This is a predicted structure of an 85-nucleotide RNA (c-di-GMP-I riboswitch aptamer) from a Gammaproteobacteria bacterium. Lineage of the source: Bacteria > Pseudomonadati > Pseudomonadota > Gammaproteobacteria.
RNA sequence: GAUUGAAAAUGGCAAAACUUUCGAAAGAGAGUAGCGCAAAGUUACUGGUCUACGGGAAUAAUCCUACGAUAGCGGAACGGCCAAU
Numbered sequence: 001g002a003u004u005g006a007a008a009a010u011g012g013c014a015a016a017a018c019u020u021u022c023g024a025a026a027g028a029g030a031g032u033a034g035c036g037c038a039a040a041g042u043u044a045c046u047g048g049u050c051u052a053c054g055g056g057a058a059u060a061a062u063c064c065u066a067c068g069a070u071a072g073c074g075g076a077a078c079g080g081c082c083a084a085u
Stems, first nucleotide, its partner, number of pairs: 002085004012037002017032006035072001041078003045075003048070003054065004
């Protein structure tokens, strides 16, 4: 440096649910919790998915729309610990 994650060490992260705060919502922050994760570390670049305040269409029901969200949906980029080869 590359590949891999069977065993081991130091440990790390933290789903659902509940409480609370923010948000129009999706969702996010904090606390409890402990489903899982070897990048569940970072970035919305790409495909997808979710939401639709505002905007647009429609007589209306309703539909469309991301500048919002998701990195714990896949890919990509950056990039970290330990061990084995």

The coordinates come from a structure-prediction model, not an experiment, and the mean pLDDT is 88.
It matches the Rfam family "c-di-GMP-I riboswitch aptamer". Rfam describes the family as follows. GEMM was predicted in a large-scale screen for bacterial structured RNA regulatory elements. Its family is annotated with cyclic-di-GMP binding in the Gene Ontology.